[in-house]
Predicted 3D model of a 90-nucleotide RNA (c-di-GMP-I riboswitch aptamer) from a Syntrophomonadaceae bacterium. Of the family's consensus pairs, 95% are formed in the model. It was read from a public genome assembly, where an Rfam model found it.
RNA sequence: AAUUGAUAAAGGCAAGAUCAGCGAAAGCUGCUUACGCAAAGCUAAAGGGGCUAAAUCGCCAGCAGGCGUCAGUGCCAGCCAGCUGCCAGG
Numbered sequence: 001a002a003u004u005g006a007u008a009a010a011g012g013c014a015a016g017a018u019c020a021g022c023g024a025a026a027g028c029u030g031c032u033u034a035c036g037c038a039a040a041g042c043u044a045a046a047g048g049g050g051c052u053a054a055a056u057c058g059c060c061a062g063c064a065g066g067c068g069u070c071a072g073u074g075c076c077a078g079c080c081a082g083c084u085g086c087c088a089g090g
Stems, first nucleotide, its partner, number of pairs: 003089003012037002016033002019030004035078001041083003047080002049076003057068004
């Protein structure tokens, strides 16, 4: 160094839920609480994958509305992945 995470040490993050707010939605933010996590740190058009579908467009319909379509920079990294990092072993 590749790499490993058994025993530690110092710590860190925060699922789901509740409340409040934002958003059409997916989802996001804050407090509380912890399900868990050796990267649950960062990266989302410009690696893969998943989610939503407002607007547009098309169809139905007397209206209201409904159905379909669709992410070129909407959303998810706690799905895989890439990059970086603490400590210990090595």